[in-house]
RNA sequence: GCGGCAGUAGUCUAGCUUGGUUAGGACACGAGCCUGCCACGCUCGUGACGCGGGUUCAAAUCCCGCCUGCAGCA
Repeated sequence: GCGGCAGUAGUCUAGCUUGGUUAGGACACGAGCCUGCCACGCUCGUGACGCGGGUUCAAAUCCCGCCUGCAGCA
């Protein structure tokens, strides 16, 4: 340099093919219940689409560029 795959919360991850419900789940964190206390369990809550632009009534999803990472070719 070339083509490919990936990037979603503090961590892991679903959703992307086929655009449309409040972006879902687990752990973690906070509060409460429970308990003599802790843990477990239960309930509630907090927090996310790598960056920029485009298409569209509407973009995590489609298109373009960039950044980062992974493995490969040269």
The prediction has a mean pLDDT of 81. The RNA shown here (transfer RNA) has 74 nucleotides and comes from a Hadesarchaea archaeon. Its Rfam family is "tRNA". Its family is annotated with triplet codon-amino acid adaptor activity in the Gene Ontology. The family's RNA type in Rfam is transfer RNA.